[in-house]
RNA sequence: GGGGUUGUGGUCUAGCUUGGCUAGGAUUCGCCCUUGGGGUGGGCGAGGUCGGGGGUUCGAAUCCUCCCAACCCCA
Numbered sequence: 001g002g003g004g005u006u007g008u009g010g011u012c013u014a015g016c017u018u019g020g021c022u023a024g025g026a027u028u029c030g031c032c033c034u035u036g037g038g039g040u041g042g043g044c045g046a047g048g049u050c051g052g053g054g055g056u057u058c059g060a061a062u063c064c065u066c067c068c069a070a071c072c073c074c075a
Stems, first nucleotide, its partner, number of pairs: 001074007010027004020058001028046006051067005
């Protein structure tokens, strides 16, 4: 220098070749219920704007493009 894979709440992860409910689940944290107390279990709530910018579109996590980061391959 060229090519490829990955990047979603604190953590892990689905969705991404079908563009369209308010981005789903687990875990975590807070409160409550259950208990003599604890654990387990249950209920409610908090937490992301989908690595960053730009573009296409009525509409983008999802398509296009540039950049960044990690990893891999070639030279």